[in-house]
RNA sequence: GAUAGCUCAACGGACAGAGCACCAGCCUACCAAGCUGGAGGUUGCGGGUUCGAUUCCCGUUCCUCG
Numbered sequence: 001g002a003u004a005g006c007u008c009a010a011c012g013g014a015c016a017g018a019g020c021a022c023c024a025g026c027c028u029a030c031c032a033a034g035c036u037g038g039a040g041g042u043u044g045c046g047g048g049u050u051c052g053a054u055u056c057c058c059g060u061u062c063c064u065c066g
Base pairs, nucleotide, nucleotide: 001062002061005020006019007018008017013051022038023037024036025035026034044060045059046058047057048056
C1' cells in the first nucleotide's frame, strides 16, 4: 500500500466517486474526435469499537520500498 476492467480519490455521517476503458444515443458520407446518457464495487480477509467504519483498534494474507 490493497477501493469499478485500469490509474486513483473519499474531515467517523447523504446512494463510496473521478479520469480512462466498455455500452447506447447524438454528430459525421464513414471512422476518429467531440457531446449526452448508462452499466460496472463482498472497500484484500476475519473480528472489535461506535447510533453509524473505506476511515479508528486487533489479528491475518499478499505486493512494493528500506
Predicted 3D model of a 66-nucleotide RNA (transfer RNA) from uncultured Schlesneria sp. It matches the Rfam family "tRNA". From the family's description: Transfer RNA (tRNA) molecules are approximately 80 nucleotides in length. Gene Ontology term of the family: triplet codon-amino acid adaptor activity. RNAcentral holds the sequence, with entries from MGnify. Its mean pLDDT, the model's own confidence on a scale to 100, is 82. Taxonomically the source falls in Schlesneria (Bacteria, Planctomycetota, Planctomycetales, Planctomycetaceae).